This is a predicted structure of a 462-nucleotide part of an RNA (small-subunit ribosomal RNA, 3' major domain) from an uncultured bacterium.
RNAcentral holds the full RNA, with entries from ENA, Greengenes and SILVA.
Rfam family: Bacterial small subunit ribosomal RNA. Its family is annotated with ribosome and structural constituent of ribosome in the Gene Ontology.

[in-house]
Context: one part of a larger RNA
């Protein structure tokens, strides 16, 4: 000087408390451990691994396993030798890949030679093989925490200190005052984007002619500016007015010096090492989907604030030409036939929603709750749904009556509940990323648990 303390002081944070909804019990989905397996590819492991890499494992993906094959190779560049085409077509074998056989006009140039393609040879290719403890890049985390430093000066033999400590204040090393310090940098804040109010400009979107809604762009507006009170009358704090909005308006983007030899050689790049007729490459099939168990994250429930039936109402974000696909017809339905319109403020997804409202029914029952499981029939995508897809329909109707110890999220348009869109994608979403609808409760407070900041103290630790 740091680090640490079941030392102290001060102060923060959904950290506790106050509250609401959950998880932990059930069934199912997904991930993981374990076990099994020919293989169940690999990585990630407290917070910060476990709906994570995977924003789509039937083949492909694929890295794993079995079997069958190839060897200058599926791909790149070069040299030498050789052929004339390459492409294509036919036959045999085979699960395919592959192997065998056959057919067939190269181009430019007088030539030498060159171009293109194929074959051979050699250099080489190739490797999701290894090392994240050799690395780059990127990322997580402490932590949106308020910190981390430098120049000069001063002090100290020196390590170093001072500044950055102190008194206030703030979300903040934010600002004020003081001070052997005076300044400065990276952080904080602001500058950027979205939302909320008004105005202007423009307008082939909608209602239907007003410039109202809307769309796009620009501008204004909020600054403790005004008033009162408090304060060293400083920073600032409290209350009020006006205002669409106050005291950082709300949300986002933005992550200092560093820590964890944190994570990633399997996104990519890259040093070393290793394989190089196999640790490369191709193919068919299997596996990643196994199942006595255990954990994590979810979905659906256990019902009457509800289930079912009938009727009625209201969004926003988005996507669409290998696409979205109206109206119409068929089918109980999934869906099918058909094809208008739309490269989309114009048409379609989508007459868009669901919770909601009105009427009816059920009457506390393992039920008209709940929907697992299983059987039958059908639809769709795709070369192909056996292993192993999704959907519809008929039947079947399991566990489950609110969950031990424990544990998670959330402070407002938030939680909770409700549906909708999108990416991935041929098909497949209870996940993820977004969107709107309905819309709470509680916060006296900082003793305690967890994490953090500043000062101080002890130390046999560095």
């Nucleotide at each position: 000087u740091g680090a640490c303390g079941g030392g102290g002081g001060c102060c923060c944070g959904c950290a506790c408390a106050a509250g609401c909804a959950g998880c932990g019990g059930a069934g199912c989905g997904u991930g993981u451990g374990g076990u099994u397996u020919a293989a169940u590819u690999c990585g990630a492991c407290g917070c910060a691994a476990c709906g994570c890499g995977c924003a789509g494992a039937a083949c492909c993906u694929c890295a794993c396993c079995a079997a069958g094959a190839u060897u200058u190779g599926a791909c790149a560049u070069c040299a030498c030798c050789u052929g004339g085409a390459c492409c294509g077509c036919g036959c045999c074998u085979g699960a395919a890949a592959g192997g065998g056989c056959g057919u067939u006009u190269c181009c430019c140039g007088c030539a030498a030679g060159g171009g293109c393609c194929g074959g051979g040879u050699g250099a080489c290719a190739g490797g999701u093989g290894u090392u994240g403890c050799a690395u780059g890049g990127c990322u997580g985390u402490c932590g949106u925490c308020a910190g981390c430093u430098c120049g000069u000066g001063u002090c100290g033999u020196g390590a170093g200190a001072u500044g950055u400590u102190g008194g206030g204040u703030u979300c903040a090393g934010u600002c004020c005052c003081g001070c052997a310090a005076c300044g400065a940098g990276c952080g904080c804040a602001a500058c950027c984007c979205g939302c909320g109010u008004g105005c202007g400009u423009a307008g082939u979107u909608a209602c239907c002619u007003g410039u109202g809604u809307c769309u796009a762009c620009g501008c204004a507006g909020a600054c403790u500016g005004c008033c009162g009170g408090g304060a060293g009358c400083a920073a600032c704090c409290c209350g009020g007015a006006g205002g669409a909005a106050g005291g950082c308006g709300c949300g986002g983007a933005u992550g200092a010096c560093g820590u964890c030899a944190a994570g990633u050689c399997g996104g990519c790049a890259c040093g070393g090492c290793c394989c190089g007729u196999a640790c490369a490459u191709c193919u068919u099939g299997g596996g990643c989907u196994a199942c006595a168990c255990a954990c994590a994250c979810g979905c659906u429930a256990c019902a009457a604030u509800g289930g079912c039936c009938g009727g009625g109402a209201c969004a926003g974000c988005g996507g669409g030409u290998c696409g979205c696909g109206a109206g119409g017809g068929c089918g109980c339905a999934a869906g099918c036939c058909g094809g208008a319109g739309c490269c989309a403020a114009u048409c379609c997804c989508u007459g868009c929603a669901a919770a909601c409202c009105c009427g009816g029914u059920c009457g506390u029952a393992g039920u008209u709750c709940g929907g697992a499981u299983u059987g039958g029939g059908g639809g769709c995508u795709g070369c192909a749904a056996c292993u192993c897809g999704c959907c519809c329909u008929c039947a079947u109707g399991a566990a489950g009556u609110c969950g031990g110890a424990g544990u998670u999220g959330c402070u407002a348009g938030u939680a909770a509940c409700c549906g909708c869109g999108g990416g991935u994608c041929a098909g497949c979403a209870c996940a993820c990323c977004g969107c709107g609808g309905u819309g709470a409760a509680u916060a006296u407070g900082u003793u305690c648990c967890c994490g953090g900041g500043c000062c101080u103290u002890g130390u046999a630790c560095a």